[in-house]
A computed fold for a 79-nucleotide RNA from Thiobacillus denitrificans, annotated as c-di-GMP-I riboswitch aptamer. It was read from a public genome assembly, where an Rfam model found it. The prediction has a mean pLDDT of 82. Rfam family: c-di-GMP-I riboswitch aptamer. Gene Ontology term of the family: cyclic-di-GMP binding. Rfam's curators write: GEMM was predicted in a large-scale screen for bacterial structured RNA regulatory elements.
RNA sequence: GUCGUAAAAGGGCAAACCCGUCGCGAGGCGGGGACGCAAAGCUUCCGGUCUUGCACGACAAGACAGCGGGGCCGCCAUG
Repeated sequence: GUCGUAAAAGGGCAAACCCGUCGCGAGGCGGGGACGCAAAGCUUCCGGUCUUGCACGACAAGACAGCGGGGCCGCCAUG
């Protein structure tokens, strides 16, 4: 430096649900809360799902990174 099986230590994130708030909506944000997560860190580039509008499509504008892939970056670490 690379790989990342099983574990340890110190930490991290936070599903459903509830409250507040923003949005037409999918959903976002804050608080509570933990189902889970070794990238559940970042990124819509590809596919997918979803929303709104419409002239219903091979359209337009959006949402999801905790649906899969790609890209970028990264903690510990016996062996």